Context: one part of a larger RNA
RNA sequence: UCAUGGAUAAGGAACUCGGCAAAAUGCCCCCGUAACUUCGGGAGAAGGGGGGCCCUUUGACGUGUAGGAGUUUUCCUCCGAAGCGUUGGAAGGCCGCAGAGACCAGGCUCAAGCGACUGUUUACCAAAAACACAGGUCCGUGCGAAGUAGCAAAACGAUGUAUACGGACUGACGCCUGCCCGGUGCUGGAAGGUUAAGGGGACUGGUUAGCCGCAAGGCGAAGCUGAGAACUUAAGCCCCAGUAAACGGCGGUGGUAACUAUAACCAUCCUAAGGUAGCGAAAUUCCUUGUCGGGUAAGUUCCGACCUGCACGAAUGGCGUAACGACUUGAGCACUGUCUCCACCAUGAACUCG
Numbered sequence: 001u002c003a004u005g006g007a008u009a010a011g012g013a014a015c016u017c018g019g020c021a022a023a024a025u026g027c028c029c030c031c032g033u034a035a036c037u038u039c040g041g042g043a044g045a046a047g048g049g050g051g052g053c054c055c056u057u058u059g060a061c062g063u064g065u066a067g068g069a070g071u072u073u074u075c076c077u078c079c080g081a082a083g084c085g086u087u088g089g090a091a092g093g094c095c096g097c098a099g100a101g102a103c104c105a106g107g108c109u110c111a112a113g114c115g116a117c118u119g120u121u122u123a124c125c126a127a128a129a130a131c132a133c134a135g136g137u138c139c140g141u142g143c144g145a146a147g148u149a150g151c152a153a154a155a156c157g158a159u160g161u162a163u164a165c166g167g168a169c170u171g172a173c174g175c176c177u178g179c180c181c182g183g184u185g186c187u188g189g190a191a192g193g194u195u196a197a198g199g200g201g202a203c204u205g206g207u208u209a210g211c212c213g214c215a216a217g218g219c220g221a222a223g224c225u226g227a228g229a230a231c232u233u234a235a236g237c238c239c240c241a242g243u244a245a246a247c248g249g250c251g252g253u254g255g256u257a258a259c260u261a262u263a264a265c266c267a268u269c270c271u272a273a274g275g276u277a278g279c280g281a282a283a284u285u286c287c288u289u290g291u292c293g294g295g296u297a298a299g300u301u302c303c304g305a306c307c308u309g310c311a312c313g314a315a316u317g318g319c320g321u322a323a324c325g326a327c328u329u330g331a332g333c334a335c336u337g338u339c340u341c342c343a344c345c346a347u348g349a350a351c352u353c354g
Base pairs, nucleotide, nucleotide: 001349002348003347004346005345006344010340011339014338019335027051028050029049030048031047036041038172052094053093054092056090057089058088059087060086061085062084063083067079068078069077070076095099107333108332109331110330111329112328113327114325115324119131120130135170136169137168138167139166140165141164147156148155173320174319175318176317178250179249180248183247184246185243186242187241188240189239192238193237194236198232199231204226205225206224207223210219211218212217251269252268253267254266255265278312279309290306291305292304293303294302
């Protein structure tokens, strides 16, 4: 100096990002127990009191001697002083600082956020508000099902059959879930437009038996062959509808009331439609430590409001919510070496000397 323990005057979170760590609480019996609530809980709420040993007395229970009763008569059943055992109550007394005497062994309360809950997770830096979940909704699937893996056979789905199975989103419960189908997607439609290979083969080219020509060369049937117009032809796309618990989206400007301010109101532009209910400086608010109130002597955090929502908002769910949480935030009581403010003791190590 470090590590692990121990005790500490006065104060008691002044420490610190933060009560981290430590301290405190802790068992059994009795009394008592709030808001809220899904009536189950909350609850061991909180908060109080008692607890050792000795003696006396009293009760209950078990066993059961003596004895008594019954009886199918020597086998048994029932009751049961005494004794023994177990477990309560009461009065009195004894000792200590202390009686759940050691070990072991909940700290509690208030308010808010998130997630309903029990569960699951980054084996070895993250346990959570993340995942899952019961419940809700949508889409697909009629059975040789859809879907999955496989080249296939054959499998799973399922020895199941729409109260079933697969996929997607949401996530108990309560109250609810507004407007937009213009874009993208999906579903349906088939009149028209466009559209492939294929079919079709008009028109046209090459070759040459032959013919013409003195020659050069020209014409040229059939066959073979090159190219190929019209016409015909599916899905798709265009097109027409539907669909948002499909992907998604949900405005601007100017003016106006007899103080001022504000604008129920009016005008105008744009849009597919212009954000409804609820919530709101929020796990979302830049300006911002917004403003007001509460708590503190003093509060960038916290709680309650306001609404000017940079940039909340309704199953990418909205807002509440009892219970639950090794979650997050703020406050209080108790308690303490966290601190004011260090010092001491024990054990071990480093280190020094031998």
Record summary
Large-subunit ribosomal RNA, domain IV from a marine metagenome, 354 nucleotides, folded computationally. Its Rfam family is "Bacterial large subunit ribosomal RNA". Gene Ontology terms of the family: structural constituent of ribosome and ribosome. The prediction has a mean pLDDT of 87. The RNAcentral record of the full RNA draws on SILVA.